[in-house]
Predicted 3D model of a 111-nucleotide RNA (SAM riboswitch aptamer (S box leader)) from a marine eukaryotic metagenome. It matches the Rfam family "SAM riboswitch aptamer (S box leader)". Rfam's curators write: The SAM riboswitch is found upstream of a number of genes which code for proteins involved in methionine or cysteine biosynthesis in Gram-positive bacteria. Rfam links the family to the GO term regulation of gene expression. The RNAcentral record of the sequence draws on MGnify. Its mean pLDDT, the model's own confidence on a scale to 100, is 82.
RNA sequence: UUUUAUCCAGAAAGGUGGAGGGAUCAGGCCCAGUGAAACCUUGGCAACCUGAUUUGCGCAAUGCAAAAAAAGGUGCUAAUUCCUGCCUCUGAAAUAAGAGGAUAGAUGAGA
Numbered sequence: 001u002u003u004u005a006u007c008c009a010g011a012a013a014g015g016u017g018g019a020g021g022g023a024u025c026a027g028g029c030c031c032a033g034u035g036a037a038a039c040c041u042u043g044g045c046a047a048c049c050u051g052a053u054u055u056g057c058g059c060a061a062u063g064c065a066a067a068a069a070a071a072g073g074u075g076c077u078a079a080u081u082c083c084u085g086c087c088u089c090u091g092a093a094a095u096a097a098g099a100g101g102a103u104a105g106a107u108g109a110g111a
Stems, first nucleotide, its partner, number of pairs: 001111007012042005020031003025085004043077003048073002053067005081104001086101005
């Protein structure tokens, strides 16, 4: 870079650090000296890869299906990916609101 799946659930303490942070731009709204980012340690969540083991199907298989979170590879651990932005629809119209989609992004697996 590309393909594909998921993104309204879940999960924090300590140390170093010292002013920013919530991807980017804009608007909003939040978090932050009762200590931001970043790094480190320990824990936790989850079930993408993987999976001891268990169950069912099957004559059988290195088969198929379901469950299972011990170990391992990632990831994540304020707020829906914090919300909106572009298109379509509902709405007589405009606004508000709602629904669907696209774009962008994040993460996994494959190429």